[in-house]
Context: one part of a larger RNA
RNA sequence: GCCAGCGACUCAUAGGCAGUGGCUUGGUUAAGGGAACCCACUAGAGCCGUAGUGAAAGUGAGUCUUCUUAGGGCAAUUGCCACUGCUUAUGGACCCAGACGUGGGUGAUCUAUCCAUGAUCAGGAUGAAGCUUGGGUGAAACUAAGUGGAGUUCCGAACUGACUAAUGUUGAAGAAUCAGAGGAUGAGUUGUGGUUAGGGGUGAAAUGCCACUCAAACCCAGAGCUAGCUGGUUCUCCUCGAAAUGGGUUUAGGUGCAGCAGUUGACUGGACAUCUAGGGGUAAAGCAUUGUGUCGGUGCGGGCUGUGAGAGUAGUACCAAACUGAGGCAAACUCUGAAUACUAGAUAUAAACCCCCCAAAAAGGGGUCAAGGUCGGCCAGUGAGACAAUGGGGCAUAAGCUUCAUCGUAGAGAGGGAAACAGCUCAGAUCACCAGCUAAGGCCCCUAAAUGACUGCUCAAUGAUAAAGGAGGUAGGUGUGCAGAGACAGCCAAGAGGUUUGCCUAGAAGUAGCCACCCUUGAAAGAGUGCGUAGCUCACUGAUCGAGUGGUCUGUGUCGAAGAUGAAUGGGGCUAAGUGAUCUGCCAAAGCUAUGGGAUGUAAAAAUGCAUCGGUAGGGGAGUGUUCCACCUUAGAGGGAAGCACCCGCUUGAGUAGGUAUGGAGGAAGUGGAAGUGAGAAUAUUGGC
Numbered sequence: 001g002c003c004a005g006c007g008a009c010u011c012a013u014a015g016g017c018a019g020u021g022g023c024u025u026g027g028u029u030a031a032g033g034g035a036a037c038c039c040a041c042u043a044g045a046g047c048c049g050u051a052g053u054g055a056a057a058g059u060g061a062g063u064c065u066u067c068u069u070a071g072g073g074c075a076a077u078u079g080c081c082a083c084u085g086c087u088u089a090u091g092g093a094c095c096c097a098g099a100c101g102u103g104g105g106u107g108a109u110c111u112a113u114c115c116a117u118g119a120u121c122a123g124g125a126u127g128a129a130g131c132u133u134g135g136g137u138g139a140a141a142c143u144a145a146g147u148g149g150a151g152u153u154c155c156g157a158a159c160u161g162a163c164u165a166a167u168g169u170u171g172a173a174g175a176a177u178c179a180g181a182g183g184a185u186g187a188g189u190u191g192u193g194g195u196u197a198g199g200g201g202u203g204a205a206a207u208g209c210c211a212c213u214c215a216a217a218c219c220c221a222g223a224g225c226u227a228g229c230u231g232g233u234u235c236u237c238c239u240c241g242a243a244a245u246g247g248g249u250u251u252a253g254g255u256g257c258a259g260c261a262g263u264u265g266a267c268u269g270g271a272c273a274u275c276u277a278g279g280g281g282u283a284a285a286g287c288a289u290u291g292u293g294u295c296g297g298u299g300c301g302g303g304c305u306g307u308g309a310g311a312g313u314a315g316u317a318c319c320a321a322a323c324u325g326a327g328g329c330a331a332a333c334u335c336u337g338a339a340u341a342c343u344a345g346a347u348a349u350a351a352a353c354c355c356c357c358c359a360a361a362a363a364g365g366g367g368u369c370a371a372g373g374u375c376g377g378c379c380a381g382u383g384a385g386a387c388a389a390u391g392g393g394g395c396a397u398a399a400g401c402u403u404c405a406u407c408g409u410a411g412a413g414a415g416g417g418a419a420a421c422a423g424c425u426c427a428g429a430u431c432a433c434c435a436g437c438u439a440a441g442g443c444c445c446c447u448a449a450a451u452g453a454c455u456g457c458u459c460a461a462u463g464a465u466a467a468a469g470g471a472g473g474u475a476g477g478u479g480u481g482c483a484g485a486g487a488c489a490g491c492c493a494a495g496a497g498g499u500u501u502g503c504c505u506a507g508a509a510g511u512a513g514c515c516a517c518c519c520u521u522g523a524a525a526g527a528g529u530g531c532g533u534a535g536c537u538c539a540c541u542g543a544u545c546g547a548g549u550g551g552u553c554u555g556u557g558u559c560g561a562a563g564a565u566g567a568a569u570g571g572g573g574c575u576a577a578g579u580g581a582u583c584u585g586c587c588a589a590a591g592c593u594a595u596g597g598g599a600u601g602u603a604a605a606a607a608u609g610c611a612u613c614g615g616u617a618g619g620g621g622a623g624u625g626u627u628c629c630a631c632c633u634u635a636g637a638g639g640g641a642a643g644c645a646c647c648c649g650c651u652u653g654a655g656u657a658g659g660u661a662u663g664g665a666g667g668a669a670g671u672g673g674a675a676g677u678g679a680g681a682a683u684a685u686u687g688g689c
Stems, first nucleotide, its partner, number of pairs: 001689005011091013026048003032042002052059002062074004094232002102221005112196001114194007121186001123155003126151001130147006159183002163180002166177002198214001200210003235623006245258002248255002259382002262378007273347006284336001285334002290330003294326005301319002303316005353367001355366002386409002389406006415426003430597003435593003441587003444572003450584001452583002455580003463574001469559002473556006480550003490544001492542002496520003502514002526538001530536002598613005624678001626675006643662001645660003649656002
């Protein structure tokens, strides 16, 4: 890993509710008794009900409050006992699983310290004190040679230990092997026997060691500890169907209340749409208030300067109240003020259809469709949320960011489109169908459907990513400028004089800078547009030339345009198969329709009609099978039970009928009852391979 077994909502006692049954001369017994047991039977204590109300005395279909006869509160009635189901409480309480904490015991044959008694350390080296002799001295000191044999001395086996590398890592080994390294007369090593015990021991101290177990050993017990946490929780069909919010919480991944689901009742009636009537202070807008802020004018007051002995007075290119002209801004401004939203009212609305009774018809009777709402009973899940659009806050008008509000989708939703793509787009899957019509989106090939029509644009492979900005790209427009009284561009000529204007300056002569910017001659010529200082040029003017030439708006292209393996409009490829306007076809979904079948609702049933049948958590309904029991008992040993294998049918499904072979003794259908009642998941568990 696979296969086969086994494996999880139970039982007891109480409360609530629903259903069913019994009694309703109200119902019912409990303990106890009960001649084998269990029953039957007995036992009427007790419990519920039959009257409420008030704190109570009490009173009573009423009572309490109260001064009250007023008002108000509660009451003005109600079964009981069983069984079954759901649910709640208490118990292990759906199953598996702790780490801990507590009690009582067992351990020092491992290991730590200590005690008692033993054992043990090849060989070599070094050469302390002391001593002897010589030298030395008055005697010493001192000195040389020898002797001597000290040491947590040195080298190095046994022994001990474990520093390094490699191997080993499902090992030869639950700590080793190999090659080196450390200690090796000492605080050495070691045998045997003994001591200290679990919040305790022992510790040259590492939270080390205390039998492969140590921040508190092991065994047993309480014990099925507890687990707001993780995992798992077994047959079928039908039907309805959420939430991820509020406020509270030693609360934030939990939970009680509310919200939203289911089911069962009662009451109500319209939902949607249209119209009408309302209140509002948002968007916008505005500056009339409150604030804010820009420029100008007038300029209270202040500052500064002058003058005066002072009172004052004069001035000011400073600040500046207030007023005023222009022009702005505001979530916590409003003289104004929408769209939506919200509230209330009005309107349509009753037809159509089918069935039954009847020979038929009429009459009559019965029935059906749609959207809800409010209040109860019982009883769930949810209380991590996600993205898109719109209106905001936070952030950087960043985030697949965060936080609100209103909506949609996914969640719990399959199908078509978007190449692929929970949250976008179209559309909500009862089943069948080799039928049809459409939606979004498409129609050259991959790939279903016009290489369609008509009319423009684009040449950039733009299409098939992006800005400021740049440019005689190109198409179209214009209440547009100039233009045969000659425009635009080119060429020719002129572009002068006062004057080198004045100032400044070394110089300043149109052209460093400052002020002024006049006059004359003229067709025209600035006290000068640019380069430069000789001069050239421009504005402006004439001549030549001879018909357009500028501005601006719109469409679409172009440059701007850099990313990491090679490269992506999905690809091929396309000059349309790109793009704008118009038009007609077609394709395309589980949508709609056609045909056929099933189910649910429609308060007896049936028929018909109508409506409905996606679904997680979750609720409700109806079934199927397994084991055992009761009743009935039947088929079954030559003719063959269960089981197992195969074949072939039926049913919406769980399932089930029949046949054949095997098998060799037990066992079905029907009606009920009782549960150790259904396996794919739990690092489940047992066995096999």

Predicted 3D model of a 689-nucleotide part of an RNA (large-subunit ribosomal RNA, domain II) from Protea cynaroides.